Predicted 3D model of a 350-nucleotide part of an RNA (small-subunit ribosomal RNA, central domain) from an uncultured bacterium. The coordinates come from a structure-prediction model, not an experiment, and the mean pLDDT is 90. It matches the Rfam family "Bacterial small subunit ribosomal RNA". Rfam links the family to the GO terms ribosome and structural constituent of ribosome. The RNAcentral record of the full RNA draws on ENA.
[in-house]
Context: one part of a larger RNA
RNA sequence: CUGGGCGUAAAGCGUGCGCAGGCGGUUGUGUAAGACAGGUGUGAAAUCCCCGGGCUUAACCUGGGAACUGCGCUUGUGACUGCACGACUAGAGUGCGGCAGAGGGGGGUGGAAUUCCACGUGUAGCAGUGAAAUGCGUAGAGAUGUGGAGGAACACCGAUGGCGAAGGCAGCCCCCUGGGUUGACACUGACGCUCAUGCACGAAAGCGUGGGGAGCAAACAGGAUUAGAUACCCUGGUAGUCCACGCCCUAAACGAUGCCAACUAGGUGUUGGGGAAGGAGACUUUCUUAGUACCGUAGCUAACGCGUGAAGUUGGCCGCCUGGGGAGUACGGUCGCAAGAUUAAAACUC
Repeated sequence: CUGGGCGUAAAGCGUGCGCAGGCGGUUGUGUAAGACAGGUGUGAAAUCCCCGGGCUUAACCUGGGAACUGCGCUUGUGACUGCACGACUAGAGUGCGGCAGAGGGGGGUGGAAUUCCACGUGUAGCAGUGAAAUGCGUAGAGAUGUGGAGGAACACCGAUGGCGAAGGCAGCCCCCUGGGUUGACACUGACGCUCAUGCACGAAAGCGUGGGGAGCAAACAGGAUUAGAUACCCUGGUAGUCCACGCCCUAAACGAUGCCAACUAGGUGUUGGGGAAGGAGACUUUCUUAGUACCGUAGCUAACGCGUGAAGUUGGCCGCCUGGGGAGUACGGUCGCAAGAUUAAAACUC
């Protein structure tokens, strides 16, 4: 450079925003850079190819032709791409009226439960297991009643439900704030799509400083089990889990399926919005739109399966793969307080 691929065989960056780059709606005029056509110059010889000739053949040598797919100049064409100018509204966006929502940040507040403390009642057990023991308890436990403290999480509603780019988000109230969707009109007039580098966000664990600490619980201790038991089970229990600020940047970060757009049978459920018809109303039927599930046609697929939310049929752009192990390792670079992350080989071996 090219081919074939990326749900599960190797392969979609965890997610978004976005500069450069690539690609880009309808229409008119101009231009002629790309493009196409004609002419012309050049494209040394040798080589390659075709037709001949010479060595007894061949290799080899040699005559002629073709070719050298290229480049330059020039004339023309104006469909297509580009460029310039103008117009448009179907892409994109703005305004206006609604709507739904655990979307985000901050503050406040509520009840249940666990634990602990104080006091009352009360007496010999409690707890735990397959069975036990460690443990707690006559210095009065467990149980029960009243009062109090404190931290964390929000039963029912709750859903195959909703929102968010992803990670993720759930008691209730208030403040600030992002996005989505729908309806009819008005406006801007291609303002768009994708995106290497970059920037931002990014569960849990972990790290730093300072708080907090009820429950749970790595490590650790003890009791069991066992041949052993550095485990599974039990009794305890510290980091941590929580908060503030600052780092880390990984994951089966999964739909193992990049984003955008167009096209291609249906059926069933459900969430949000809108329209129409019926009904006194509750509501029912139907159409439409944005999601979210299931079944399924054509088609696709190695099969499994996917199937208008495609893994179907196409276009644009990005990322990635190229036998297994060695290895997501070594070395070097970058980042990090560290842990480590990221980029990323080779020898050797099958």